[in-house]
Context: one part of a larger RNA
RNA sequence: CUUGAGUAAGGGAACUCGGCAAGUUAGUGGCUUAACUUCGGGAUAAGCCAUGCCUGCGUUGCUUAACGGCAUUGCAGGUCGCAGUGACCAGGGGAGAGCGACUGUUUACCAAAAACACAGCUCACUGCAAAAUCGCAAGGUUUAGUAUAGUGGGCGAUGCCUGCUCACUACUGGUACGUUAAACUCGGUUUCAACCGAGCCAAGCGCCAGCAAAGAGCGGGGGUAACUCUGACCCUCUUAAGGUAGCGUAAUACCUCGCCGCUUAAUUGGUGGCUUGCAUGAAGGGCAUAACGACUCUCCCACUGUCCCUACUCUGGACCUG
Numbered sequence: 001c002u003u004g005a006g007u008a009a010g011g012g013a014a015c016u017c018g019g020c021a022a023g024u025u026a027g028u029g030g031c032u033u034a035a036c037u038u039c040g041g042g043a044u045a046a047g048c049c050a051u052g053c054c055u056g057c058g059u060u061g062c063u064u065a066a067c068g069g070c071a072u073u074g075c076a077g078g079u080c081g082c083a084g085u086g087a088c089c090a091g092g093g094g095a096g097a098g099c100g101a102c103u104g105u106u107u108a109c110c111a112a113a114a115a116c117a118c119a120g121c122u123c124a125c126u127g128c129a130a131a132a133u134c135g136c137a138a139g140g141u142u143u144a145g146u147a148u149a150g151u152g153g154g155c156g157a158u159g160c161c162u163g164c165u166c167a168c169u170a171c172u173g174g175u176a177c178g179u180u181a182a183a184c185u186c187g188g189u190u191u192c193a194a195c196c197g198a199g200c201c202a203a204g205c206g207c208c209a210g211c212a213a214a215g216a217g218c219g220g221g222g223g224u225a226a227c228u229c230u231g232a233c234c235c236u237c238u239u240a241a242g243g244u245a246g247c248g249u250a251a252u253a254c255c256u257c258g259c260c261g262c263u264u265a266a267u268u269g270g271u272g273g274c275u276u277g278c279a280u281g282a283a284g285g286g287c288a289u290a291a292c293g294a295c296u297c298u299c300c301c302a303c304u305g306u307c308c309c310u311a312c313u314c315u316g317g318a319c320c321u322g
Stems, first nucleotide, its partner, number of pairs: 001317002004314005010308002014306001019303001027051005036041001038157001052079007060071004080084001092301007099293002104116002120155007132141003158288004163218003168215002171210004177206003184199005219237005246280001247277001258274006
């Protein structure tokens, strides 16, 4: 110097990206227990008290022929220590927010998560020799199943909801008509091979509809109220339709450390509002949400060698001597 372990007066997070690490708490019995809530929870919430040993008198059960023995439990009195779950063992707690409902799953060996899954919701296909799928085939899976079923896609408990647009693309349906191959029919030409014209005419495309929990998309300018500001209102250009309810400086906001309040002595932090949203927004779901989380952020209490500020002890190495 280093590995592992331990102890530190006073202070107590001043350390640090961040209480990382360490420490606090801890068992059992009793009392008591908030907001919120899907009424189940939250909850060991939080918080407080007791806990050893000895003596006396009881109590209950089992056992014994009986004396007794084993276990349970109550009251009273006493006694020792700083300390009685005396060692071992053995939850730190609270408040607010984000995300994901939850228990689960995952990058074997740098990521455990807000990612995946999930119950539930929804869309499409499928009437059974099904659709889908494996195989060249025979044949198999689904399926000894039969639409309350099977397959595929999306969202993801629950609650309240899920607005407008079919112009484009995809898909579905229709189509008097247009386009339209070969074959076929008829006609023409020709020595032959062949060629030409007309008719008929499938799917497709055109055309007409539907369909957005299909892929997608969801405007600009000007004026206006008896202070000012603002603009319910009006005009205009334009679109397929011009973003509804919600939420909003956000895991999304460039400007931005937006502005105001709370929190601090001081806050680019956190949170509550406002909100003209560079570039939110409704199953690529929107907004809430009890419970849950080795998730992320902020604050408070307790606690501490994280720190002020280091010191010492033990232990294994390095190292020194032999």